[in-house]
The prediction has a mean pLDDT of 85. A computed fold for a 1480-nucleotide RNA from a metagenome, annotated as small-subunit ribosomal RNA. Rfam family: Bacterial small subunit ribosomal RNA. RNAcentral holds the sequence, with entries from SILVA.
RNA sequence: AGAGUUUGAUCCUGGCUCAGAAUGAACGCUGGCGGCAUGGAUUAGGCAUGCAAGUCGAACGGAGAGAUCCCCGCAAGGGGGUCAAUCAGUGGCGUAAGGGUGAGGAACGCGUGAGGAAUCUGCCUUCGGGUUCGGGACAGCCCCGGGAAACUGGGAUUAUACCGGAUGCGGUUGCCCGUCGCAUGGCGGGCGGACCAAAGGAGCAAUUCGCCUGAAGAGGACCUCGCGUCCGAUUAGCUUGUUGGUGGGGUAAUGGCUCACCAAGGCUGUGACAGGUAGCUGGUCUGAGAGGAUGGUCAGCCACACUGGGACUGAGACACCGCCCAGACUCCUACGGGAGGCUGCAGUCGAGAAUCUUCCGCAAUGGGCGCAAGCCUGACGGAGCGAUGCCGCGUGAGGGAUGAAGGCCUUCGGGUUGUAAACCUCUGUCACCCGGGACGAAGUCAGUGACGGUACCGGGAGAGGAAGCACCGGCUAACUACGUGCCAGCAGCCGCGGUAAUACGUAGGGUGCAAGCGUUAUUCGGAUUCACUGGGCGUAAAGGGUCCGCAGGGGGUUUGCCAAGUCUGAUGUGAAAGCCCGUCGCUCAACGGCGGAACGGCAUUGGAUACUGGUGAACUUCGAGUGCAUGAGGGGUGAGCGGAAUUCCUGGUGUAGCGGUGGAAUGCGCAGAUAUCAGGAGGAACACCGAUGGCGAAGGCGGCUCACUGGCGUGCAACUGACCCUCAGGGACGAAAGCGUGGGUAGCAAACAGGAUUAGAUACCCUGGUAGUCCACGCUGUAAACGGUGCGCACUAGAUGUGGGCGGAUUCUGAUCCCGUCCGUGUCCGAGCCAACGCGUUAAGUGCGCCGCCUGGGGACUACGGCCGCAAGGCUAAAACUCAAAGGAAUUGACGGGGGCCCGCACAAGCGGUGGAGCAUGUGGCUCAAUUCGAGGCUACGCGAAGAACCUUACCUGGGCUUGACAUGCACUUGACAGCCGUGGAAACACGGUCUUCCUUCGGGACAGGUGCACAGGUGCUGCAUGGCUGUCGUCAGCUCGUGUCGUGAGAUGUUCGGUUAAGUCCGGCAACGAGCGCAACCCGUGCCGUCAGUUGCUACCGAGUAAUGUCGGGCACUCUGGCGGGACUGCCCGUGUCAAGCGGGAGGAAGGCGCGGAUGACGUCAAGUCAGUAUGGCCCUUACGUCCAGGGCUGCACACGUGCUACAAUGGACGGUACAAUGGGACGCGAUACCGCGAGGUGGAGCAAAUCCCGAAAACCGUCCCCAGUUCAGAUUGAAGUCUGCAACUCGACUUCAUGAAGCCGGAAUCGCUAGUAAAGGUGCAUCAGCAACGGCACCUUGAAUACGUUCCCGGGCCUUGUACACACCGCCCGUCACAUCAUGGAAGCCGGCUGCACCCGACACUCUCGAUUCAACCCGCAAGGGAGAUAGGGAACUAAGGUGUGUCCGGUAACUGGGAUGAAGUCGUAACAAGGUA
Repeated sequence: AGAGUUUGAUCCUGGCUCAGAAUGAACGCUGGCGGCAUGGAUUAGGCAUGCAAGUCGAACGGAGAGAUCCCCGCAAGGGGGUCAAUCAGUGGCGUAAGGGUGAGGAACGCGUGAGGAAUCUGCCUUCGGGUUCGGGACAGCCCCGGGAAACUGGGAUUAUACCGGAUGCGGUUGCCCGUCGCAUGGCGGGCGGACCAAAGGAGCAAUUCGCCUGAAGAGGACCUCGCGUCCGAUUAGCUUGUUGGUGGGGUAAUGGCUCACCAAGGCUGUGACAGGUAGCUGGUCUGAGAGGAUGGUCAGCCACACUGGGACUGAGACACCGCCCAGACUCCUACGGGAGGCUGCAGUCGAGAAUCUUCCGCAAUGGGCGCAAGCCUGACGGAGCGAUGCCGCGUGAGGGAUGAAGGCCUUCGGGUUGUAAACCUCUGUCACCCGGGACGAAGUCAGUGACGGUACCGGGAGAGGAAGCACCGGCUAACUACGUGCCAGCAGCCGCGGUAAUACGUAGGGUGCAAGCGUUAUUCGGAUUCACUGGGCGUAAAGGGUCCGCAGGGGGUUUGCCAAGUCUGAUGUGAAAGCCCGUCGCUCAACGGCGGAACGGCAUUGGAUACUGGUGAACUUCGAGUGCAUGAGGGGUGAGCGGAAUUCCUGGUGUAGCGGUGGAAUGCGCAGAUAUCAGGAGGAACACCGAUGGCGAAGGCGGCUCACUGGCGUGCAACUGACCCUCAGGGACGAAAGCGUGGGUAGCAAACAGGAUUAGAUACCCUGGUAGUCCACGCUGUAAACGGUGCGCACUAGAUGUGGGCGGAUUCUGAUCCCGUCCGUGUCCGAGCCAACGCGUUAAGUGCGCCGCCUGGGGACUACGGCCGCAAGGCUAAAACUCAAAGGAAUUGACGGGGGCCCGCACAAGCGGUGGAGCAUGUGGCUCAAUUCGAGGCUACGCGAAGAACCUUACCUGGGCUUGACAUGCACUUGACAGCCGUGGAAACACGGUCUUCCUUCGGGACAGGUGCACAGGUGCUGCAUGGCUGUCGUCAGCUCGUGUCGUGAGAUGUUCGGUUAAGUCCGGCAACGAGCGCAACCCGUGCCGUCAGUUGCUACCGAGUAAUGUCGGGCACUCUGGCGGGACUGCCCGUGUCAAGCGGGAGGAAGGCGCGGAUGACGUCAAGUCAGUAUGGCCCUUACGUCCAGGGCUGCACACGUGCUACAAUGGACGGUACAAUGGGACGCGAUACCGCGAGGUGGAGCAAAUCCCGAAAACCGUCCCCAGUUCAGAUUGAAGUCUGCAACUCGACUUCAUGAAGCCGGAAUCGCUAGUAAAGGUGCAUCAGCAACGGCACCUUGAAUACGUUCCCGGGCCUUGUACACACCGCCCGUCACAUCAUGGAAGCCGGCUGCACCCGACACUCUCGAUUCAACCCGCAAGGGAGAUAGGGAACUAAGGUGUGUCCGGUAACUGGGAUGAAGUCGUAACAAGGUA
């Protein structure tokens, strides 16, 4: 410090996710030791049991175990005295601390800093003074009662308990004086004013501990104030003790704290009030920091103590282990009544993912009481449990290679585990055993240790007891095998898994961490993804529809003063701990001790005055405004006027149609339309000018005239003198549609109706047509209200239009032109900016000021709530849930019922076919034991198959074989095997018989059989694991590269453009210059000529011969054969074209612009085809999925399709006659002459391994017959008889002859081929092959046409361009209803629960006030009785907790039914959007 993820790829925007650190954690697997920490986060839920606050006998009266002394007594025992543990009670102090918890509380609660001149303070410290005289009770106790108990009634008594009097250094209070202060006021003094004290105990004593009063201190408490302290405005108004005053009360003290009266205030957008949430802080975690999150342990503060309320006591409480009352709960009860409060330490139940011992000790530290000894102390010190965390240590170290065995992988060679182990040599940490053994203990001595026989030290034994967890597709370090087969599963994101998974599971190996490792949860980080540091808003989310404008924010020049902000110094504070630095102590570390720094802050105070601010004064063509002059304008409002057109009405002319459409129909018209002429009515809108132009804040504004009126520009420089900019709330304006009331209505026209279109057509088109459109007044308040660009000011190159002014120059004037300047409105471009597109003085550049707005997509321009509206609806505006994207710009393709240019038998023009018939053949389907398999739009279907009767053959049935039909190797064994014969059998095969080896160094070898082992074999699967080959686009003209250049980049350029071509063919131009694969050429065939050669070919010439023939001898001229050359190149001429490439025409030529034909197939596409041609990975079978054999099947037949053949006839058929080819083939072959047969064919065999011999034409032509008919057409089918091949023609061959003589009379929709030696027609040859289902295929020759205007349309293709939401690429993408499932959510009659407001009822205890006839010791009067003062039972009043009634607000839950939403491989209906998406 970044990374993954949107795309075919790119850049950007933007979210999601990961790597880090952390935790009071939990869960899974695993677990050796120690140190230090830490441990109920949930139910502030309920609690059994024990303990957690007592102490003082030196305050007091008693009781008193025990000890001792004395007396009586023999003893038992009795009496008395002293000491005294201990005990309940009176009394004192403590119990308000310590300990726990975080419920409540948004508050002066907390933090920080001030103030108290408005206060209190037990114990403690210091100082001053005092401590006197009296009195009466009440517990305990005793006796008698009540009660189950708790408890309670009567009688007696002491004190440091209680009460009264005296004294007053003093204190308080009242008045007066002085002095000081920031106000209230403080301090000091005065008055013979008034009021106010006390307690004693111990000790022989000295003395000491107390008590009272006052002053001061320390520490503590209380009150007040400034500032800070969470969320939402879908909480906007709140408040009646409320705000203030006067007076009384109350408090330690200020104060509406409380009460009476008076006034009517107080708070709030700087967020009141109401709601939600929360203990606050030091700190902690994270982060570079700023910040964010958090507040457990430790420390400070607060709050609470079963829930609610209340006071008492006291220095202190409204009191955790005190009291009273009410309530809930639990327990006891004799039913009358009582008792209790673990959020103390342990422990228990419950709930929960989850959190410990009912331990030891007061030895230390600290606290309470006490003179002290001491007692108490679950505070605390320790131990225990838990890997909960941090830290440390160990599980051994060194050597050790035939790299052992085993495991795993393997290309079978090996690799790896791996120096790892074994083995050798050592060591002894931890754990274990033995021995020793602390510090912690203090101030003189002595005593005192829970931890603990612990830490630590010494000795001993033995490598012995001690390693796991996660991960290994990318991010992210680490790879193989097997299993599985979209299953099981994984997954943080992207995503893996459908038979070769580095992603699932297991194993081996590896990587990482390590007594832990992973997972989950949470926080911060990464996230500059709320942006203060540090973001944005033209198109990605985002500028308010526009203007005015209060508050707020910002503000020109000069200067004086102030010093609030700002800067600087000092002082106080900022607790400790923590963090950081240094140092020291535990062996180190964690941890701890000491010191420092820091604590960013707040307050006080001294100083500075540049800037900001405040205040005062001044300035001006420098912001803004006024004035004067002048100018342009569809700016606004109202009134009046005008012409053209549509429609309607009346009349005339006139007759059969009009209208409308893609084509029609509905509609109108003989009752006279449309057309046309004249007149009239009425409403709405204003052609031309008109513009890229003008005006307005925006919406918007257009005939002409008048009236009223707003704004703007320019010139002048007279006036004011910062008067300004922006603007949350607020106000006004605000297209269209819509609403209300009343008018108006010509045209147009939602709805509606009809006609068409269509599968449908609630649309598009047509005919009608009502609201509405128009006017007045009122509402609505929204738009793609858009420049998708808020307003203002300033600055920053230019060029060129245009609108409105002004100035200059020119001109005789005018006009025009030119120059300058200001304002407006456009276009182009620079710098700069931008993701790019683009913007570019009218900024999206550079800055300043202010406002509005954004923070992933969907849900959602939604729900709920509120406000507005007559309604429609508007404004404001979420969440659950869900996805990993959604987007912007640009790029390359592909596509378009986009455009341009151009090709192709693509259409058109022609010729002939197919589709109809019969047959052949292939395919589908059906059938079957099997009908083997493959091929499937074009690019499967006379295809693999250039030959299925057996074989082939892969299929079926049956019969056999198992190292096998075939290959190689090893071991053992035999010497044969084969052949022949016989038996069985369908054969394979089995059995039997016969015959029977070769070489040799005698070991053996060759060959063959058998047995056994390795292995063979498979047309079994996967063409989606592959090689190779092939088809197709397409013989289309394209596909790329290097360098350079442009672009952030994908990419572009080149390859585009202008011409041209069959062609990316060539030329020209150009930020490109070159190159490669393709095109063309080179190759083959063919067309002309030359040359060479001349047999098997040829025969002009010479000769010979025959019935005849190059038959023969010459010959090689010709034909021909086949080698080598020539020829054609737009070379020549004319025209055209850019002086080009080329094109048109012409000459010559056998051939002319590629002469014709072939071979040749770029980068790639279709997971195209082929595992059954062969090869081949993997998988599968192994007495069978191998192999042999016989028979059957591949030929089955209701049907359907493709490809063909033959026809339907007279351009023909039949018969007769007569010609003319080429390519080829031939020895298990072609087979002549001859003979036989009607014929297929047979007999026979000359010749020929071939330019020598053999196989060899038909249509055509000549002649005759047929005469338009199912025929003298056509030949299927069937019968009979044959021929040939073959082991064999039954299933299932071909051919021949005779007989039979079916459909068919030119073929619906539709569809195919072909542009010249082509189509069409005719025959011939060959491969395969015994034969043949060949009518197929591949070749060959013969005869030999027609047509092409042209490129609008159909199909395919090329180039450029354009749009795109497509990229699996239009066979694409994608929308909505409906149906089903799941999920969350809104509404809803109601029902339930919670917080809370208001009104009222009831009203406990306590406090206060009041009454108080009941009762009463202290004090006063009095001899007493009695009275007084005071207190008290009890009553009343006010206030009030809990409770109750009624009625509201808010929140939550639930609900018949209902609304939309989201999600879900293959549901339904349509096709709305994306291309002009077929109606933009």